[in-house]
RNA sequence: GCCGGCAUAGCUCAGUUGGCAGAGCAAGUCCCUUGUAAGGACGAGGCCGUGGGUUCGAGACCUGCUGCCGGCA
Repeated sequence: GCCGGCAUAGCUCAGUUGGCAGAGCAAGUCCCUUGUAAGGACGAGGCCGUGGGUUCGAGACCUGCUGCCGGCA
C1' cells in the first nucleotide's frame, strides 16, 4: 500500500426483510436471614464510534474518517 471483519447499556453479545433499541452478567432498591452468601421481586441504565448521503422513516442500506483484529504484498 491492497483486501476483509468488527465498533449497540459498566462487561459479553443479540437485533432476521428498513417501521417502539433488547438479553445475560455486573451494579442499585426491596423481600428473605440474627448477619453474610445463596435465592426471590422490582426499577434504572443507550440517542447504536464519528461526519455525510439515500428514504416518509436508518442500529440495519451507500460513503468519508477514526480505532481494533485478521489476511496479502
Background
This is a predicted structure of a 73-nucleotide RNA (transfer RNA) from Kaistia sp. 32K. It matches the Rfam family "tRNA". Rfam classes the family as a transfer RNA. RNAcentral holds the sequence, with entries from Rfam. The coordinates come from a structure-prediction model, not an experiment, and the mean pLDDT is 80.